[in-house]
């Protein structure tokens, strides 16, 4: 230069055919238990307006298709692996 996978919360991830976006786990706060720890166990935990209730965004980034896009298509960024 070509061809191809890939990119979701702090973090590793999942979502099967396009149908509640983050299940499980770790990690981080808060309790239980302990003299104290550690293990365990139990609630919580993306952002942002809100006194609350509640609303609104949010899958690299920008466009399209569609009643509906993490998923399909285009264009870019970036990473990874063949070729040359």
């Nucleotide at each position: 230069g070509c061809g191809a996978g890939c990119g979701u919360g702090a973090u590793g991830a999942a979502a099967u055919u396009g149908g509640u976006a983050a299940a499980c786990a770790u990690g981080c706060u808060g309790g239980a238990c302990u003299u104290a720890a550690a293990a365990u166990c139990c609630a919580g935990u993306g952002a942002c307006c809100g006194a609350a209730a509640g609303g609104u965004c949010u899958u690299g980034c920008g466009g399209g298709u569609u009643c509906a896009a993490g998923u399909c298509c285009c264009g870019c960024c970036g990473c990874u692996c063949g070729c040359a």
Model confidence (mean pLDDT): 81 of 100. The RNA shown here (transfer RNA) has 84 nucleotides and comes from a Kiloniellaceae bacterium. Rfam family: tRNA. Rfam's curators write: Transfer RNA (tRNA) molecules are approximately 80 nucleotides in length. By type it is a transfer RNA. Lineage of the source: Bacteria > Pseudomonadati > Alphaproteobacteria > Rhodospirillales > Kiloniellaceae.